[in-house]
RNA sequence: GGGGAAUUAGCUCAGUUGGGAGAGCGACUGGCUGGCAGCCAGUAGGUCAGCGGUUCGAACCCGCUAUUCUCCA
Repeated sequence: GGGGAAUUAGCUCAGUUGGGAGAGCGACUGGCUGGCAGCCAGUAGGUCAGCGGUUCGAACCCGCUAUUCUCCA
């Protein structure tokens, strides 16, 4: 220098027909228990890496940029 992949909640990750933003763990609240642990119920938590484009509508399609990983030179 060139090719490819990844970027979504505090962490690990789903999200394939373009229309509802989610799970597990963690946090918090309540219940059971004398208490801890544990179990059950619930709540909060998101600029979907950034900018622009396409579209009635974008996490998803297109372009550029950033970071990380990887292959080639």
The RNA shown here (transfer RNA) has 73 nucleotides and comes from a Thermoguttaceae bacterium. The sequence was found in a public genome assembly. Taxonomically the source falls in Thermoguttaceae (Bacteria, Pseudomonadati, Planctomycetota, Planctomycetia). Rfam family: tRNA. Rfam classes the family as a transfer RNA.